This is a predicted structure of a 498-nucleotide part of an RNA (small-subunit ribosomal RNA, 5' domain) from an uncultured bacterium.
Rfam family: Bacterial small subunit ribosomal RNA.
Context: one part of a larger RNA
């Protein structure tokens, strides 16, 4: 000087900021990912007509499908290199978006819901009928696309054969489906070179290091397997071991450096522990799945359920770190044509002087000077213009009122110009109206260092202290007091960096 501080004493107000740093310990209970009827079939409910059979007509769980659920949001366990950072590189890939060409032809078989049953304390599972679709298969056109050949150092150029698509739905305005080209942004992989400490760690290393062939992948690769070879890393520090998420940055300093990595922004890792692999354009997937474990819950004992390192909140360690709040108005996301819906992202509110900053706690007169307290050489000094007392103001914070802005988008008319309609949790400028100094100072410290001292109490005691020291009977150092000194809603201590 700084701090994600604590601890003590002490506190008026506001604005911005900021808060589990330790137990990556355990968790109750809410709520944190759904939308889409303009993709499909309907259970069932109502309403009207009808004597009935059955007609129309609304609304529709639940379900199948499409898209998200890989983002967003938390943590930093582990990682010293599969990471970061800064330069490159290319043998790949990319749903949603945008631009460009071309297409959308015919048929079938199936399951969920739902009916009928069966088992189970549930939690579920099976059996049997039957149903649709932008779910699914088959076939056809099918190329500038892929695949094989030739040529060419490459780029790239050619013949010919092979081989691949599609979904409809509308309020009729449009959403959409396929297949090729580019594009933008995102990503995969590679290589250089940066990137903590120990040698009281000196040698590591069998997929190990290279080839050839294969595998495998979207792509290169010993990535993975077969088989040859016998290599490959190391004192410019291999292997171990010990801490450690890195970086923009912070923080200190005149720089150099040192020492840090909270919030915030990029990466990366991780989601109870370990382990896999489906789905998919993307996960080896926080709130998906399947094995094993430890742990906790429910059971009829057969058996199932479950992961807050999301936002609150809770028990537990701990010096120590919040509301089980409001709102989708803003931004942003998803999903929809859209109205919309969801959204603990995010906007605000709450608590914490945690940290920085403004702002008040009054103004002015006012005694050669009240009282009271302290000293005192007993004259007197001194708190002290301080109080009282007269004047006045009216920030702040209390009470009432009015009120811009955050809000234009999007909808509804219209060809447009433009009109109309229209949404605020919360904040609350700014103004006015009430009312009276009225509610609002404290901490530390005064031996030198260091700014400020006298008395009385103690008497090596009882305490102080950062260093150097003080107290053993006059202590400016200890304990009060009166004073004064610094700073001031703070003021000190105590960690920990420079």
């Nucleotide at each position: 000087a700084a701090c994600g501080a604590a601890c003590g004493u002490u506190u008026g107000u506001g604005g911005c900021g900021u808060g589990g740093a330790u137990u990556a310990g355990g968790c109750a209970u809410g709520c944190a990912a759904g939308u889409c009827g303009c993709g499909c079939g309907a259970a069932u409910c109502c309403c009207c007509c009808g004597c009935g059979a059955g007609g129309g007509g609304g609304g529709g769980a639940a379900g199948c499908g499409g898209c998200g659920u890989a983002a967003g949001g938390g943590g930093c366990a582990g990682u010293a290199a599969g990471g970061c950072g800064u330069g490159g590189g290319u043998a790949c890939c990319u749903a949603c978006c945008c631009c460009g060409g071309g297409g959308u032809c015919g048929g079938g078989a199936a399951u969920a819901g739902c009916c009928c049953g069966u088992c189970g304390a549930g939690a579920g599972a099976c059996g049997g009928g039957g149903u649709a679709a932008u779910g699914u298969c088959c076939g056809a056109c099918g190329a500038c696309g892929u695949c094989u050949c030739c040529c060419u150092g490459a780029c790239g150029g050619g013949a010919a054969g092979a081989c691949c698509a599609a979904a409809g739905c509308u309020c009729c305005g449009g959403c959409g489906c396929c297949c090729c080209g580019g594009g933008a942004g995102g990503g995969g992989c590679c290589c250089a070179c940066g990137u903590g400490g120990u040698a009281u760690u000196a040698g590591c290393u069998a997929g190990u290091c290279g080839g050839u062939g294969g595998g495998g992948u979207g792509a290169c690769g010993g990535c993975c397997c077969a088989c040859c070879g016998a290599g490959g890393c190391g004192g410019g520090g291999a292997u171990g071991c010990c801490u450690a998420g890195c970086g923009g940055g912070u923080g200190u300093g005149a720089g150099a450096g040192c020492a840090c990595g909270a919030c915030c922004c990029g990466c990366g890792c991780c989601a109870c522990u370990g382990g896999c692999a489906c789905u998919g354009a993307g996960a080896c997937a926080c709130u998906g799945g399947c094995c094993a474990g430890a742990c906790g819950c429910c059971u009829a004992c057969g058996g199932g359920c479950g992961g807050c390192u999301g936002c609150a909140g809770u028990c537990g360690a701990g010096g120590a770190u919040c509301u089980u709040c409001g709102g989708c108005a803003a931004u942003g996301g998803g999903g929809g044509c859209a109205a919309c819906c969801c959204u603990g992202a995010c906007c605000g509110a709450g608590c914490g002087a945690c940290g920085c900053c403004g702002c008040g706690u009054g103004c002015g007169c006012g005694a050669c000077g009240a009282a009271g307290g302290c000293c005192u050489u007993c004259g007197g000094g001194u708190u002290g213009u301080a109080a009282a007392g007269c004047g006045c103001u009216g920030u702040c914070g209390g009470g009432g009122g009015g009120g811009a802005g955050g809000a234009a988008a999007g909808c509804c008319c219209g060809a447009a110009a433009g009109g109309g309609u229209g949404u605020g949790a919360c904040c609350c400028a700014u103004c006015c109206c009430c009312g009276g100094a009225g509610g609002a100072a404290g901490c530390u410290c005064g031996g030198g260092c260091u700014a400020a001292g006298u008395u009385c109490g103690u008497g090596c005691c009882a305490g102080c202290a950062g260093c150097c020291g003080c107290g053993g009977u006059a202590a400016g150092a200890c304990g009060a007091a009166c004073c004064g000194a610094g700073c001031g809603a703070a003021c000190g201590u105590u960690g920990u960096u420079c």
Annotation: The RNAcentral record of the full RNA draws on ENA, Greengenes and SILVA.